[in-house]
About this RNA
This is a predicted structure of a 135-nucleotide RNA (c-di-AMP riboswitch aptamer (ydaO/yuaA leader)). It matches the Rfam family "c-di-AMP riboswitch aptamer (ydaO/yuaA leader)". Rfam's curators write: This family represents a conserved RNA structure found upstream of the ydaO and yuaA genes in Bacillus subtilis and related genes in other bacteria.
RNA sequence: AAUAAUUAUUUGCUCAAUUUCCCAAAAGGAAACUGGGGGAACCAAUUUGUUGGGGUGAAUCGCUUAUAUAUAAGUGUAGGGUAGUUUCAAAUCCGAAUCCGUCAGCUAACCUCAGAAGCGUGUGAAACAAAUAAU
Numbered sequence: 001a002a003u004a005a006u007u008a009u010u011u012g013c014u015c016a017a018u019u020u021c022c023c024a025a026a027a028g029g030a031a032a033c034u035g036g037g038g039g040a041a042c043c044a045a046u047u048u049g050u051u052g053g054g055g056u057g058a059a060u061c062g063c064u065u066a067u068a069u070a071u072a073a074g075u076g077u078a079g080g081g082u083a084g085u086u087u088c089a090a091a092u093c094c095g096a097a098u099c100c101g102u103c104a105g106c107u108a109a110c111c112u113c114a115g116a117a118g119c120g121u122g123u124g125a126a127a128c129a130a131a132u133a134a135u
Stems, first nucleotide, its partner, number of pairs: 005135007012119003018032005033115006043105001052103001053100004061076006079094004084128006
């Protein structure tokens, strides 16, 4: 120094939303990687317009109450999340928001856009992985 074994400790989450390089640093720029949209043939659809239509997203669809519609509240629900990873069980939480602007099915080539924001898990069993330290 390398490899293997054992022991101990540690490992954040939603999301595509991360990493690297240039720059004294930042701004800004670029690349990798990840994600979204548009866009033929074939196939599908034949159908829509103030009752528009479509996209991102898990976030759809009901019931009840107040009021008069809207709106508000409550209660369910399609669906989605839960701490290194996977599976099972338990418990629990979310079930929003927003964009395009009359217009878009799928879609190779091609074109184009984004890489934000907000937070805190400690349940159990089994298997697996990485890092650090010791032997």